Predicted 3D model of a 472-nucleotide part of an RNA (small-subunit ribosomal RNA, 3' major domain) from an uncultured Pseudomonadota bacterium.
Its Rfam family is "Bacterial small subunit ribosomal RNA".
Context: one part of a larger RNA
RNA sequence: UGACGGGGACCCGCACAAGCGGUGGAGCAUGUGGUUUAAUUCGAAGCAACGCGAAGAACCUUACCAGGUCUUGACAUCGAUCUAAAAGGGAUGGAGACAUCCUCAUAGCUAUAGAGAAGACAGGUGGUGCAUGGUUGUCGUCAGCUCGUGUCGUGAGAUGUUGGGUUAAGUCCCGCAACGAGCGCAACCCUUGCGGUCAGUUGCCAGCAGGCAAAGCUGGGCACUCUGAUCGGACUGCCGGUGACAAGCCGGAGGAAGGUGGGGAUGACGUCAAGUCAUCAUGGCUCUUACGAGUUGGGCUACACACGUGCUACAAUGGCGCUAACAGAGGGGAGCGAAGCUGCGAAGCGGAGCAAAUCUUAAAAAAGCGUCUCAGUUCAGAUUGUACUCUGCAACUCGAGUACAUGAAGUUGGAAUCGCUAGUAAUCGCGGAUCAGCAUGCCGCGGUGAAUACGUUCCCGGGUCUUGUACA
Repeated sequence: UGACGGGGACCCGCACAAGCGGUGGAGCAUGUGGUUUAAUUCGAAGCAACGCGAAGAACCUUACCAGGUCUUGACAUCGAUCUAAAAGGGAUGGAGACAUCCUCAUAGCUAUAGAGAAGACAGGUGGUGCAUGGUUGUCGUCAGCUCGUGUCGUGAGAUGUUGGGUUAAGUCCCGCAACGAGCGCAACCCUUGCGGUCAGUUGCCAGCAGGCAAAGCUGGGCACUCUGAUCGGACUGCCGGUGACAAGCCGGAGGAAGGUGGGGAUGACGUCAAGUCAUCAUGGCUCUUACGAGUUGGGCUACACACGUGCUACAAUGGCGCUAACAGAGGGGAGCGAAGCUGCGAAGCGGAGCAAAUCUUAAAAAAGCGUCUCAGUUCAGAUUGUACUCUGCAACUCGAGUACAUGAAGUUGGAAUCGCUAGUAAUCGCGGAUCAGCAUGCCGCGGUGAAUACGUUCCCGGGUCUUGUACA
C1' cells in the first nucleotide's frame, strides 16, 4: 500500500422487511448428470453451466457409429501430355457412392473449358483458450480508476482523491500543500408523453352533391384523426420555507410533463491463467492409402434414476354454449392468399387483389349473456386405439395437425427457494426470426390491470472513512 475480520462509523441495492404471484408435489415439454449403447459427436460447470452454443437433428445439417469406397484427393495454385466442348437426357449392374454404355446440342480455335502421369502440395470440427488475436460473460451502469507539476517522507509511498455539507453520481458547494488534467458520471444519440409549422391516394358526412341491400362507395376536400419531417417545450426557470449569504433540500404555482419525466443504446482502471483453437484467425505439436474425402443406413430422439428451466392443471374470479365489440407491432413474390364451393374438422378446390398506410395474413383473446352447483365432476387432459390431413425423394426408427373413442396422475404441493416497486406484478391474446415441415423456447407487440414499502436490527452484495493483523 492492499487484502481480510463472527472490528467500528456512515451510505446504497427487490438485500431484508411489507405485499402479490410462483418453483419445490402431479402429467408433459426441454436442457443436464448418470446409465446404456456400435455410436448415443463436441463444448458450457457456483453466482456468471443446465429452453446455454442450437434463430428449427427425419435425409441434409453432422462433427459420432457400422458397412461398402477414393488416395494429388470433395476444395486451391503449378503441371509434361491429351481432348473439343462442358453442363444436360437415358440404359444396365449396385443400398448408394460408383462402374460401363448410348444420346442430344453448340460458340470458338489467340483464348477458354475439361481430362491428366510424376510431384510440389491440399485437407483435419485432431490436441493445446495455461502459447495467442478477436470476441463475450461477471463484479456493475457499481462510482470509482489514474496522471503531470509541486510539497512531505531515507524509502515503499503519501498528498491531490481526506474533512464539513449535498447528490443517483469523485454530483456540486465550502474548506484544505496543493494546483490542474485524463478515463469514467452527467449531457450530446434513439424512442415515448404535449403543442406548432409543413405535407396529404390513410382518415372524414366534419360541410356540399350523387348513390346503395350495405359500405368513404363516388365526386369533392385536408378541417379533424392519423402518418412523418422539422421546430418548440423542463432549466430548480418562478414563489415561499430551510440551509453557511453556498451547493442543495422541502412545499407551492403554472404546465401535457417537475426536479435524471418513462424506456433504450452507452459498461472506466481492472478481477476471475473466467468462456470460446467447434464462428473466424493463428504459433508451435500431431495425422497424411488417413485423425483427410465421398456414400448408404443408423445415432445425436436410448431410460432404473437424479437435478435445472418451462407448459398445462388441480377448478365456480371456473368449465361449456351463445352473441359479438375494441388493439399494437410485424410478415408477404419459388410469397401472403380474399370471395365462393366441398368437408364435422385438419384441409381441399378456387383463384380476385397485392412488391402492399391501398391487397392479404387477420379470427384478436381475456370482456358480455345463459347453463352447470362442488363431485375426481360438464374439472383436468396424459396415455392408447381407429380413421384421416399436410409438408417433403422419403414421416419405421423420428414430424406437425384433425375427427371419433379412451380418460392416467392431479383436490394447491415438506425442508427449502425465485421474480417483481407502476402501466410494474399478475393475467389475456397477437406477431416475427430460424424454417419445405416442426415452438410450451427465444425476440417483440399491445389489451385488462393490482397490493405493499413502518423501517435498515438482521441475511446477501457493494461503496467511503477508520481500526487490528503472525497474510501478500

The RNAcentral record of the full RNA draws on SILVA.